RNA sequence: AUCCGACAAGGGCAAACCUGUCGCAAGGCAGGGACGCAAAACUUUCGGUCCGGUGCAACAUACCGGAUAGCGAGGUCGCCGAA
Numbered sequence: 001a002u003c004c005g006a007c008a009a010g011g012g013c014a015a016a017c018c019u020g021u022c023g024c025a026a027g028g029c030a031g032g033g034a035c036g037c038a039a040a041a042c043u044u045u046c047g048g049u050c051c052g053g054u055g056c057a058a059c060a061u062a063c064c065g066g067a068u069a070g071c072g073a074g075g076u077c078g079c080c081g082a083a
Stems, first nucleotide, its partner, number of pairs: 004081002012037002017032006035070001041076003045073003048068007
């Protein structure tokens, strides 16, 4: 340094829900709150899922835009050091 991840040490993040707020919506932000997380740090490159629109008699396929990083994969950076 890499791999790896302990009944180690110091810590970190924060699901659901509630309140306020933004958004057509999915959902985001702030406060409270902890289900959990060894990358639950950052990043939409790929896929999935969700929302809106076009289209269609209506669905679906397709296309466009948005969301989800705590859905999976990939990329980047990173604390500690047992087996």
c-di-GMP-I riboswitch aptamer from a Desulfobacteraceae bacterium, 83 nucleotides, folded computationally. It matches the Rfam family "c-di-GMP-I riboswitch aptamer". Rfam links the family to the GO term cyclic-di-GMP binding. The coordinates come from a structure-prediction model, not an experiment, and the mean pLDDT is 89.